[in-house]
RNA sequence: AGGUGCGUAGCUCAGGGGAAGAGCACUUCCUUGACACGGAAGGGGUCAGCGGUUCAAAUCCGCUCGCACCUACCA
Numbered sequence: 001a002g003g004u005g006c007g008u009a010g011c012u013c014a015g016g017g018g019a020a021g022a023g024c025a026c027u028u029c030c031u032u033g034a035c036a037c038g039g040a041a042g043g044g045g046u047c048a049g050c051g052g053u054u055c056a057a058a059u060c061c062g063c064u065c066g067c068a069c070c071u072a073c074c075a
Base pairs, nucleotide, nucleotide: 001071002070003069004068005067006066007065010024011023012022013021018055026042027041028040029039030038048064049063050062051061052060
């Protein structure tokens, strides 16, 4: 330099045009003498960024940024 894949909640990830989700974590309450476990309820998101297509974009297209891998080049 070129190619491929990935970027979504604090963490690990699912979802690939039509209301953003799961597990764990966190908060409150119940339970306990207290803790843990368990039960109930709840909070938390510029879906990496910018632009485009569309009635409608996390999802499709282009560019940029970051990470991983592959190929090539070279001191």

The RNA shown here (transfer RNA) has 75 nucleotides and comes from an Acidobacteriota bacterium. Rfam family: tRNA. The family's RNA type in Rfam is transfer RNA. Taxonomically the source falls in Acidobacteriota (Bacteria, Pseudomonadati).